The part of an RNA shown here (large-subunit ribosomal RNA, domain VI) has 251 nucleotides and comes from an uncultured Bacteroidales bacterium.
[in-house]
Context: one part of a larger RNA
C1' cells in the first nucleotide's frame, strides 16, 4: 500500500499438525481337535516410542541469594568486613527456564473406495459379480479432533460508534509470564504500571555486638537469630506531569 472512517466480535476458501505399536487378562481352556494344543468376533486393564502443555511432586540449573573454607590485598590495628584468585573453591538454594517429572493426545461413529467377496443379470434360452443395475469391503482417502487462516484483490459477517462541536488512533512515559529492532499486552493520579517500603510465602541455617566457661583452639547464652533476587498480598513515599501530532463527507 489496498480493502468504503474507527472499535471490537466471528464465520472459514484454503494450508497446516496429528495419525505408531506391545503385552496382560475376560469372553473360554468355550468353538475346533484323538489329543497335544487352541482361536475369530466382542471387552477391559497396563506399558514402550512419539507429540503437545506445564512446574504440584521428583530432579537440574539458579555469575544480583544464604552459610562454610583458603591465599593475598586494602579498611590504621583488634573485632569485623570489602576486593582479587573459574562464580577463587566448597555446602545448599526462591523466581524463571528445563526433563529425568506431571498431565494430555493418537480412539470411536460417518462417507467414497483398493484387492477380494457377493446380489441380480443379459449379450450367450445355460453359466457368469458386470456389460446396465445394487451391496459389503483397509492402519490407506473424504471427513472427524487440534492449530493458523478475509492479501479469500470474488479483500466476507455482525455488533457499536463517528463524520470536523471530530469517533479512533500515535507520539511520550511506568512495565511485562510480550520481544532482536518494530510488533503484541498492562498501566498512566478517577492510578497498584515500575521502583520503594510493610506484611507472608520461601531459602540460607544461629548474625554482629556483650555476657558466661576455659590457659586456649573453642563452647554456651541472648538466638530457629541475623540476612535474604526475580514469588504471593497490601500501600501512592518515587516515577507515569504537561503536552503534542496524525485522522473520514458528491460515502
Nucleotide at each position: 500500500c489496498g480493502u468504503u472512517g474507527a472499535g471490537a466480535u466471528c464465520u472459514g476458501c484454503g494450508c497446516g499438525g496429528c495419525c505408531c505399536u506391545g503385552u496382560c487378562a475376560c469372553u473360554a481352556g468355550u468353538a475346533c481337535g484323538a489329543g497335544a494344543g487352541g482361536a475369530c468376533c466382542g471387552u477391559g486393564a497396563u506399558g514402550g516410542a512419539c507429540a503437545g502443555a506445564c512446574c504440584u511432586c521428583c530432579g537440574g540449573u539458579g555469575u544480583g541469594c544464604c552459610g562454610g573454607c583458603u591465599g593475598u590485598c586494602c579498611c590504621g590495628c583488634c573485632a569485623g568486613g570489602g576486593g582479587c584468585a573459574c562464580c577463587g573453591c566448597c555446602g545448599g538454594g526462591u523466581a524463571g527456564c528445563c526433563g529425568c517429572g506431571u498431565c494430555u493426545g493418537g480412539c470411536a461413529a460417518g462417507g467414497a473406495u483398493a484387492a477380494g467377496c457377493g446380489c441380480u443379470g443379459a449379450a450367450a434360452g445355460c453359466a457368469u459379480c458386470u456389460a446396465a443395475g445394487c451391496g459389503c469391503g483397509a492402519a490407506g482417502c473424504c471427513a472427524g479432533c487440534c492449530g493458523c487462516a478475509a492479501g479469500a484483490u470474488a479483500a466476507g459477517a455482525u455488533c457499536u460508534c463517528g463524520c470536523u462541536u471530530g469517533a479512533g488512533g500515535g507520539c511520550c512515559g511506568u512495565c511485562g509470564g510480550a520481544g532482536a529492532c518494530g510488533a503484541c499486552g498492562a498501566c498512566g493520579u478517577u492510578g497498584a504500571u515500575a521502583g520503594g517500603c510493610g506484611g507472608c510465602a520461601g531459602g540460607u541455617g544461629c548474625a554482629a555486638g556483650c555476657c558466661c566457661g576455659g590457659u586456649g583452639a573453642c563452647g554456651g547464652g541472648u538466638u530457629u537469630a541475623g540476612c535474604c533476587g526475580a514469588g504471593c498480598c497490601g500501600u501512592a513515599c518515587u516515577a507515569a506531569u504537561a503536552g503534542c501530532c496524525c485522522g473520514a463527507a458528491a460515502g